Source information
Predicted 3D model of a 1386-nucleotide RNA (small-subunit ribosomal RNA) from an uncultured bacterium. Its Rfam family is "Bacterial small subunit ribosomal RNA".

RNA sequence: CGAUUGGCUCAGAUUGAACGCUGGCGGCAUGCUUUACACAUGCAAGUCGAACGGUAACAGGGAGCUUGCUCCGCUGACGAGUGGCGAACGGGUGAGUAAUGCAUCGGAACGUACCGUGUAAUGGGGGAUAACGUAGCGAAAGUUACGCUAAUACCGCAUACGCCCUGAGGGGGAAAGUGGGGGACCGCAAGGCCUCACGUUAUACGAGCGGCCGAUGUCGGAUUAGCUAGUUGGUGGGGUAAAGGCCUACCAAGGCGACGAUCCGUAGCGGGUCUGAGAGGAUGAUCCGCCACACUGGGACUGAGACACGGCCCAGACUCCUACGGGAGGCAGCAGUGGGGAAUUUUGGACAAUGGGGGCAACCCUGAUCCAGCCAUGCCGCGUGCGGGAAGAAGGCCUUCGGGUUGUAAACCGCUUUUAGUCGGGAAGAAAAGGCGUCGUCUAAUAAACGGCGUUCUUGACGGUACCGGCGGAAUAAGCACCGGCUAACUACGUGCCAGCAGCCGCGGUAAUACGUAGGGUGCGAGCGUUAAUCGGAAUUACUGGGCGUAAAGCGUGCGCAGGCGGUUCGUUAAGUUCGAUGUGAAAGCCCCGGGCUCAACCUGGGAACUGCAUUGGAAACUGGCGAGCUUGAGUGUGGCAGAGGGGGGUGGAAUUCCGCGUGUAGCAGUGAAAUGCGUAGAGAUACGGAGGAACACCGAUGGCGAAGGCAGCCCCCCGGGCCAACACUGACGCUCAGGCACGAAAGCGUGGGGAGCAAACAGGAUUAGAUACCCUGGUAGUCCACGCCCUAAACGAUGCUCACUAGGUGUUGGGGAAGCGAUUCCUUGGUACCGUAGCUAACGCGUGAAGUGAGCCGCCUGGGGAGUACGGCCGCAAGGUUAAAACUCAAAGGAAUUGACGGGGACCCGCACAAGCGGUGGAUGAUGUGGAUUAAUUCGAAGCAACGCGCAGAACCUUACCAGCGUUUGACAUGGCAGGACGAUUUCCAGAGAUGGACUUCUUCUCGUAAGAGACCUGCACACAGGUGCUGCAUGGCUGUCGUCAGCUCGCGUCGUGAGAUGUUGGGUUAAGUCCCGCAACGAGCGCAACCCUCGUCUCCAGUUGCCAUCAGGUUAAGCUGGGCACUUUGGAGAAACUGCCGGUGACAAGCCGGAGGAAGGUGGGGAUGACGUCAAGUCCUCAUGGCCCUUACGGGCUGGGCUACACACGUGCUACAAUGGCGGUGACAGUGGGAUGCGAAGGGGCGACCCGGAGCCGAUCCCCAAAAACCGUCCCAGUUCGGAUUGCACUCUGCAACUCGAGUGCAUGAAGUUGGAAUCGCUAGUAAUCGCGGAUCAGCAUGCCGCGGUGAAUACGUUCCCGGGCCUUGUACACACCGCCCGU
Repeated sequence: CGAUUGGCUCAGAUUGAACGCUGGCGGCAUGCUUUACACAUGCAAGUCGAACGGUAACAGGGAGCUUGCUCCGCUGACGAGUGGCGAACGGGUGAGUAAUGCAUCGGAACGUACCGUGUAAUGGGGGAUAACGUAGCGAAAGUUACGCUAAUACCGCAUACGCCCUGAGGGGGAAAGUGGGGGACCGCAAGGCCUCACGUUAUACGAGCGGCCGAUGUCGGAUUAGCUAGUUGGUGGGGUAAAGGCCUACCAAGGCGACGAUCCGUAGCGGGUCUGAGAGGAUGAUCCGCCACACUGGGACUGAGACACGGCCCAGACUCCUACGGGAGGCAGCAGUGGGGAAUUUUGGACAAUGGGGGCAACCCUGAUCCAGCCAUGCCGCGUGCGGGAAGAAGGCCUUCGGGUUGUAAACCGCUUUUAGUCGGGAAGAAAAGGCGUCGUCUAAUAAACGGCGUUCUUGACGGUACCGGCGGAAUAAGCACCGGCUAACUACGUGCCAGCAGCCGCGGUAAUACGUAGGGUGCGAGCGUUAAUCGGAAUUACUGGGCGUAAAGCGUGCGCAGGCGGUUCGUUAAGUUCGAUGUGAAAGCCCCGGGCUCAACCUGGGAACUGCAUUGGAAACUGGCGAGCUUGAGUGUGGCAGAGGGGGGUGGAAUUCCGCGUGUAGCAGUGAAAUGCGUAGAGAUACGGAGGAACACCGAUGGCGAAGGCAGCCCCCCGGGCCAACACUGACGCUCAGGCACGAAAGCGUGGGGAGCAAACAGGAUUAGAUACCCUGGUAGUCCACGCCCUAAACGAUGCUCACUAGGUGUUGGGGAAGCGAUUCCUUGGUACCGUAGCUAACGCGUGAAGUGAGCCGCCUGGGGAGUACGGCCGCAAGGUUAAAACUCAAAGGAAUUGACGGGGACCCGCACAAGCGGUGGAUGAUGUGGAUUAAUUCGAAGCAACGCGCAGAACCUUACCAGCGUUUGACAUGGCAGGACGAUUUCCAGAGAUGGACUUCUUCUCGUAAGAGACCUGCACACAGGUGCUGCAUGGCUGUCGUCAGCUCGCGUCGUGAGAUGUUGGGUUAAGUCCCGCAACGAGCGCAACCCUCGUCUCCAGUUGCCAUCAGGUUAAGCUGGGCACUUUGGAGAAACUGCCGGUGACAAGCCGGAGGAAGGUGGGGAUGACGUCAAGUCCUCAUGGCCCUUACGGGCUGGGCUACACACGUGCUACAAUGGCGGUGACAGUGGGAUGCGAAGGGGCGACCCGGAGCCGAUCCCCAAAAACCGUCCCAGUUCGGAUUGCACUCUGCAACUCGAGUGCAUGAAGUUGGAAUCGCUAGUAAUCGCGGAUCAGCAUGCCGCGGUGAAUACGUUCCCGGGCCUUGUACACACCGCCCGU
């Protein structure tokens, strides 16, 4: 990296929401999720005078009259009271409740006011009591005594179709009236009477409602496993509307529970709601059904119904009143208040509609309800304008300065008027009841009642609202979030790991599309974001639909009850299963088709659906039950076989140790090396004898046995299992297995033995920075035996058991069979090991002994850490085991494989890498660079190799970038504007350190053009700008260093792999080389290697001056000096030559290698140039170029002086030395590369010398620099020297404006350190090292540096073990910024 496991996170939908910013209108809906916290105030359940006695208030009427009072219940009405009905509904809340609940489906032993349908009645009496009156008590609430009175209040009597009881004869039990109307009859009247209506009584049935019982379903916890005494059942009794231990007495001892009782926690349940493809998951606001509750707990009363939200009693807490004696209260009704809280509305209107209570009715009551108000809380709809309009305006932003963008956007022109505003019109929601007329039914009836039709009248909270029209005018109306990826949308500035962002990954350390702001853009839009919460994505608990060899996950192993699953045939049954029918599955909601609001949301009609449950009928294959069989699963018997299978007893030899005695002498033992230890008191060694314990060499295996743990000398006894062969028997007797039981290495524990060796702990010796270790010397538990515990392990094949099926091959082990005389071969069956097909697997791998394909059962897993830990339980003598969390924390933790890198891993190979050698550095003096410290400044850069005689091929001024001081501001330099002027050269003077400033003299008069004028140049002015060796080499280009002149780095196509990737490029040889050959799922190709290029080495040809001189001639001694010549040398052009070409050997018949010949040169002939893909954010912004940032009377520019040269130190690189291979002296030995006109400078002369005078010749194969030096000869004689030359003094030379800071050189004098250099370290493999001098660049002058040149000229390489670097293959990896990694402990 990709594939895989796995968690975290996001994009979607949703909400009774809240918060932030913003806010035009309307419709519909929702609105205390928190304290079942406490409540001020008002309202929320009354009504009936047609039940009653009546008359407190109001009105009317009447009467009395004293004319503003009194009286009369007479009328409408009606306070309080008696009575009836209602108050058990409606409304609220979800505390409790895990079942006395709810949902679905059933059931039998019940009740029922009002309502409906029937039947039968409604006769006749009585006694009270409130109100009221009188008199008291009390603060109040209230209450007492006496007295009067009514009823549809209460109580008897009568009657009883039906009703109840019964011993079947019999017995028992009811009522209430009120009102309307009225023909005849009666009555003084009231009325009787009749009738109607409403009531009342009894009873039956119904409807609806309610009570009870059963079945099924209904959250989490087993770290809750046992619970239960009215408990379970029976009998008698009681109780209830009703079954029942509901209650009670007695009797029996039951009942419930692993299909989870009991206990603990949590929770109202359902229709539904949200989500989802579904299955599911979450939820239970608003609406509907059920339940529970009403300050907390308990209780009953009344009643048809309550154990009663706005009733009662008791207890408690709280609040209020009080005269302190006592009293009153219950918003979880509607509003409203306080409190709590992130958070949830008005102390509104109306009974007009719908519904409820009462009433004959009118009507009254109704915070149910209908409306209005508040809130963008949600859903839905509408609007904030539409068309034209390019000078693409201005402004903003960006910019490569050209432009782009905002943007047809605006302005401007034309049009429209939804909404808002204002004016006007103006609904539906209202149908009834009621009145009138008429018809019908009932009736004696033209009453009444009911029904139909027609007509008429009244009633609207909302609300003058919806809706419609007029008017004017673009007028009244846009925001929010986001723009790094996921995820649609990019730039600038500010900031500089700060401020901040962040859902996850992650942004921010000076160029931030990620922070903040702006411009622009994207998304949604009266909203937009955030937070919280649910489902989804998540197949991430997997029923649909996952897994367990290595990622998390097979219990250590077996036996086995319950449970689950189960061969084959027949019959039967119908529990499962399946088909049909019936009932039910409320309404609302979802879905479909319609309808109504202008649409939609919303409302509404119908349908479908409600996947379910129950009843019933059929089917009988499959599963189950029952019955009868079968033999193949399983088992038993018979005969054999192998085996470290288990237990017990006996026995053997080797070895170790110890003891005794003998021989014998100085060590032994131990280690990387040592020491501790043993030994002269005799060890070790050796020989003999003895003691004791433990383990069993060889055989022995890749072998055997066992369920696993595990099992090994030999013999005997007892016991278990397996395999094979052929028959016989039983007849599914089987498989698996939660709990349970048993076994279970080592260590450990208890008791008692035993103890040779080994050996935790411990002691000593070493090692080490330390060494509580590894190593050594000792050594105790333990290891062994018996008995009893412990119960764990990488108890592993990291792979549960059983059964079946699915290619083979090889080895080995046990049994059997066949063929063959035999060797042997073949077949079959059980085990075991390897390879491998299909298939499986993320891959690795597995592969008839599966990790393949199926079946059955069990166990286990659900991100990492915390943690197999804590607490609790159980077990244990203890150690501990087993079962087993949470808080908190992380954005990962993992598996397998890939490519690299790395390894004090392996194999092979190379390089002055080591080794072998030669010479150095490190010690000394001085030179030079660097660090450090110093300084006004000591300018800056370079930093392991690959910075440090590096940039610098040359700092006295200059250079120069630094410091101090002085002075300058369009500038030393470029372009442009305006004005003026020629410019320039030259002389002298003044001030000054100079820059600069001032004055002066002289000379000449630029180019083009006829001219005007233009250009070049100078001066002045103003502004654009210049300028910067200021920063960033981590923004860059270019150039360079380095690995490394190492042999590597890649590509196309093909093939293999899920993929990263591999193959090729690996392998066998070979090479300096990925050089070549061979082989090969590879075949080719590119950049590198090599070659082509330059140079040196040989020869040939051409050419021949300034070079050369063999031959010829001249000529002098000085000479190629001259004629001449171009043979040679040489010069510089062109060619030739070298290719493993030839021979032999070797190798594979190859590539090649070894040897040889020839050749000037031989296997790349020597040297150079040439540097693959890349690495080091390597170096350089101070060569140059350049983005960005910064400075602009200075961080620019000029000048003088200083500094870069300083010096307690430290390091690098080179010079010179320490000496005799040398110093010194002498001396006509011999080069090559180069350079020369402000130059090299000869001869000659002067000076000890540096040097000076001089000036020939030379723009150079001609002249000059130019003397080469080592070499050779002589001398010195081992010493701080005749070595060494630092330092210092004096005197000079040269360059230069100028040698003080701070140049080089010369002479004389001086004569320091240093006697070959610690640890360490560098270069070099042949014309090389070493040594010797010469030239050049830079340069006025100044090399011990650098770049070149030639002279003299070695030694060594056995070899690749080791050090360093590199190449290829392979292996391990928890590394990938790649071992200078990662990471652990303290």